[in-house]
Context: one part of a larger RNA
Molecule: large-subunit ribosomal RNA, domain I
Organism: Actinoplanes nipponensis
This record gives sequence, structure tokens and C1' cells, in this order.
RNA sequence: GGCGAACGGUGGAUGCCUUGGCACCAGGAGCCGAUGAAGGACGUGGGAGGCCGCGAUAGGCCUGGGGGAGCUGUCAACCUAGCUAUGAUCCCAGGGUGUCCGAAUGGGGAAACCUGGCACCAGUCAUGUGGUGUCACCUGCAUCUGAAUUCAUAGGGUGUAUGGGGGGAACGCGGGGAAGUGAAACAUCUCAGUACCCGUAGGAAGAGAAAACAAUAGUGAUUCCGUGAGUAGUGGCGAGCGAAAGCGGAUUGAGCCUAAACUUGUGGCGUGUGAUACCUGUCAGGGGUUACGUCAUGGGGGUUGUGGGACCCACUUAUCGCAUCUGACAGUGUGAUGAGAAGUUAUAAAGUCGCAUGUUAGUCGAACGACGUGGGAAAGUCGGCCGUAGACGGUGAGAGCCCGGUAGACGAAAAUGUGUGGCCUUCUUGUGGUGUUCCCGAGUAGCGGCGGACUCCUGUAAUCUGCCGUGAAUCUGCCAGGACCACCUGGUAAGGCUGAAUACUUCCUGGUGACCGAUAGCGGACAAGUACCGUGAGGGAAUGGUGAAAAGUACCCCGGGAGGGGAGUGAAAUAGUACCUGAAACCGUUCGCCU
Repeated sequence: GGCGAACGGUGGAUGCCUUGGCACCAGGAGCCGAUGAAGGACGUGGGAGGCCGCGAUAGGCCUGGGGGAGCUGUCAACCUAGCUAUGAUCCCAGGGUGUCCGAAUGGGGAAACCUGGCACCAGUCAUGUGGUGUCACCUGCAUCUGAAUUCAUAGGGUGUAUGGGGGGAACGCGGGGAAGUGAAACAUCUCAGUACCCGUAGGAAGAGAAAACAAUAGUGAUUCCGUGAGUAGUGGCGAGCGAAAGCGGAUUGAGCCUAAACUUGUGGCGUGUGAUACCUGUCAGGGGUUACGUCAUGGGGGUUGUGGGACCCACUUAUCGCAUCUGACAGUGUGAUGAGAAGUUAUAAAGUCGCAUGUUAGUCGAACGACGUGGGAAAGUCGGCCGUAGACGGUGAGAGCCCGGUAGACGAAAAUGUGUGGCCUUCUUGUGGUGUUCCCGAGUAGCGGCGGACUCCUGUAAUCUGCCGUGAAUCUGCCAGGACCACCUGGUAAGGCUGAAUACUUCCUGGUGACCGAUAGCGGACAAGUACCGUGAGGGAAUGGUGAAAAGUACCCCGGGAGGGGAGUGAAAUAGUACCUGAAACCGUUCGCCU
């Protein structure tokens, strides 16, 4: 020096564990914000700091409930000082306080800072100073002013608003909109109207009551799912892309409101004229521009495709009051009662009272002992018991009967959700007939050009839609049925609203797992978006385990200490805080063999 064996050191694999994650399911909730949010800075405890809580009333204040013996959060002990059966700590509900920054909003600003005006208050001999409130911009409404320019308009001022502004995980709608890729290259095409950017809304959004489909038979708003179907189609007919009707379900007693014709109130403008127009009709009196046309605005009317409505005519609900220039009658309008209908989620819109049932604290809740082993019994043995409870977790090893719970039952002063009823609110004639009378959504439909969306890449290219140009008709009208025409069939565009079935999960509660178990699982089980890196945008770690219980080794010895040796604790100390197990590489000690 090598090989082997044994025993150690180092190291932290493996096994076991889990405080933490991951995925999904069900229910709830689905917005917060100028009454100042989300997110922060700085403070706040008797004693340094981190986390959490809280805000100069600062580990907390008040009120009402619950609860019942200890308490002053945690890392994390120790000391001090206190509170508490006159019910503390703790839990729930409501209220109060809530510095400074932040949309940040008196002005400024390098966020958490600087500095003003006005009103009132405190203080000072007075000034300085301090406190409370208020002062941004935009928009709507009201109102006062007011240019060029007479009226006017623009502009300006004041008041008022629980109007806006900013934030939020995904889901929605709209406006813009790629490329890597695929086509085995690549240009049309594809990826894909995807990613991404912007705007904007809601708890859902969007869509939605046929100018729809269909095909000689019919359906009857929209949405979503299954099927139809990888079909019909489309496509350098390549790669690929890719419907619809119909049928079966989900939801479900969801459908409504306007424009116009006609009528009427008010205001503007024009025309008109002194009674001949007009003031409901008749008769008599009276009024005096009240009239007519047009425009604007409000009320009534009206809402449809077996076309509908207006106008005109006929029939048709009850009682009472008021108005109509005056009187009588008739007519018309309007209000109340009765009767009927409807309603808060569209079709108008707010509340109040009650009842029921949830949510936000909680309460009750069955049944076991012995023996022996062991440090320890819940394992074993023996004998019992409960079960509407044998889910789960804990307890010195596998516990239905030890503890918390579980099944089941019960509970709210306050706040709040849902359902339901009353009060309440709102509405109310309908039917038929006649007509070459009037109306039925215009820079629209259509057409031309260039694009886009549809299964549809310009094609025979309908349909929908953007920009430019042109430009109809009013029911004897117009649109569609995939060029176009005729017939036939379906519908009625150019205004609007609309619950549910659907999508998603930041968040709350409960649960599940042929999900992970510390190089895994979230980046994060530990001071984690921390330390650290970067000017910055941004990037971004590592570190879990003594023991049942600290019982964490009094005392003695060696040593300057570190660290050991005894002694003691413990079941165990080769469990000693460098702590469960303790592999390998690597480093040793002893012994054997070889050189």
C1' cells in the first nucleotide's frame, strides 16, 4: 500500500408521518367605491423584533344576544401589573372611532410629504399656533348672466344630485387584431377572428316574440344539451374547414310597449277680419280673435297578417256628483262607489304589517368493566352494553361505549335571504257592418362599386352586414322560399323591452379523491412573492420531524472555552435541542491475509 471483516465518523438517501397543497362536487354569494374602495405607509402592547388584530377612543369603545371559569392573540418563554359570578376572556349581530397615502378630489408633489383660502372654535396682551368643517374636474337638472351681432347663441357664474371617476379571478358583449405552426417547401388557404390590446356591462351577459323555417304536410319567440353528422357542403377540391331543418330533452300556465292615421291642450309663426268665421246641437241671450293653416311639445287613440287600425253607422254595464259662456232638453268629457282584472323580474311603481322557513353565535346528545403483558392499552383474553349515533379526529400502541364529535332533536334580542297573505298600487266598455277615403316606421328597401360574415376561397351566389354612390312603394303594397321569371306558399323590415333553462368562481360553508407527501404537492407546510438579484420592467430561492410528557442532564471531574467523563431523567440518550429512521459516495480505528 492492497483485499476482507468488524466497529466508528461524515453525509442525509430510504421508510414512516403531516400542519400544506392539487383536482373535483354540492350549496351559498356574486360585486366594493366620494358616507372615500382595493391596496398600502406609519403607528398602537409594561418590557427589542416578526406575524396577526386594531387606528391618536389604536391587543381596543358602546349596545343587544350566546356562553360559563378562568383571562391579558401568536412566534415564546420569563417577569411585572391587572381583569373576572355586579359574569371577564371568548363567539355572533348592530353601532362608534377610523392618522396619512391611494380614483385622491383646496393647491403642489420625488405616494404615505409640503403648503393655502373661507367659516366657526380654543389659546395669547397681541402675532405666531392648534382644532372642526369646507373648497377638484366632468355630467344631468334648475337658475342668474352674457360676446363678435338687434333678438339669440357660444361662453361664464351660482345652487343641487346616495350622478360619474377607481378596483375586481373567470365568465359576457363590442372595436381592433398577429405570428411560430400545418400544408411534409410556399404565396390562396390554415393556425384564427385564436393570442394580445382597447372599450364596456351584469350576476350572469348576449339573443328573443317571425319581412322565421318548411314544402303541398306542417311548425310557431329566444337560449342550452343530445342526435342529425364528420352528413349536406366548401376547399391550391390540397392541408383542411364544416352547417341547417327535423327529432328527443332542459326551462316553462311569457309575452308586451311604442310610431302613424284621427282627436285635443299649450306655445311659436303665418293668414284673416270687426261680424258673415268661432264658442257641442236646437231656441233666445252673451262673448269678442277665441278662428283657419303650419311647426314644436304633451294627453287620448292605436299595435295587426284567418291583414290590422283610424274615420262613419248600429247595438252594448249599474248608481251618484262635477264640468261644458248662460237657461231647458239631448249629447260629450271627467271623478267617486260597486263589479271585474292585474302587479313589483319586462309589460307603471314604491312601501308597510303579519305569518312561515333559512343564514349569521349556540344547546342537548346513547352505551364498559376486569385480568394479564407493557413505560404506557385503545391491541390480547373474559364478561357486558348502545346504536335514527360502527363518519372522523384526539387520547403514552388498532377505542362504537375515555374526550371532542356523529345520527337525531332544539335555539335568536339584532341584522339579513326566500316564500306567502293583507294593506297598498294600477287598469277597465266590447261586438258587428260599410268603403278604389286615410294610416301602417325613408335617405330606408332595392340597385351599382369595393369589402366582411355565413359550411359557401366569386362561384349559378341567394341571405345578413360596413363604407361610397343612386334611390322606391303603403295592402290592387312590400319581403322571403339559394341567380332570375311565373305560379304557389310563408311572413309583414327599416322603433323598443323581456324571467327561466346557459357560462364562470376571486370569495364563504360542507364534502370527496386507484391525487402529492418535503428535490413531491402551489413559487411558497418554515420570516414567501420573503431573503437575494436587477437602474427598471422583472426574476426569485433554501430551510419540516427530540420525547407520551422538557421530565431539555441538579451535583462532581478535565478544559480558557468548545467539548467531553461520571451522576441523574426517560421505555429508549448510538432519542441530548448539530436531536425519528440513518443507505451510498468519502474518511478512519482494530484484527486477519498478501506484497